[in-house]
């Protein structure tokens, strides 16, 4: 200067919407509070979607130290411990993509600026 690499999985946060559910509002029927329908996320909510640059915890890698095995040897496998996985600003415009939508989900540590 340029490549590439920078693991996965769960649960949970910031965030997101609107299928169901609660909530408001209207309709009509009942007829005094019950089912139904219909709009409304510019309704705090519960379900539900959710982080590359948020959190946990497990597993994976990579180093070490120690045992046991197989081997002439080099070393190789298994277990046990420890240790290390690191940086990441604007979470910045656009485009696509899923379930009923969207998003800080995915395409993506993309692209762009710095």
């Nucleotide at each position: 200067a340029g490549a590439a690499a920078g693991u996965g999985u769960a649960c949970c946060u910031a965030g997101g919407g609107u299928u169901c559910c609660a909530c408001a509002c209207c309709c009509g029927g009942u007829u005094u509070u019950c089912a139904g329908g219909g709009u409304g996320g510019u309704u705090c909510g519960g379900u539900c979607c959710g982080a590359g640059c948020g959190g946990u915890a497990c597993a994976g890698g990579c180093c070490c130290g120690g045992a046991a095995a197989a081997g002439c040897a080099a070393u190789u496998u298994u277990c046990c411990g420890g240790g290390u996985u690191a940086c990441a600003c604007c979470u910045g415009c656009a485009g696509g993509g899923a379930g009923a939508a969207a998003a800080g989900c995915c395409c993506a540590g993309g692209c762009g600026g710095u």
A computed fold for a 114-nucleotide RNA from Desulfovirgula sp., annotated as Guanidine-I riboswitch aptamer. It was read from a public genome assembly, where an Rfam model found it. It matches the Rfam family "Guanidine-I riboswitch aptamer". Rfam 15.1 lists 1,509 matches to the family in 1,281 species. Lineage of the source: Bacteria > Bacillota > Clostridia > Thermoanaerobacterales > Desulfovirgula.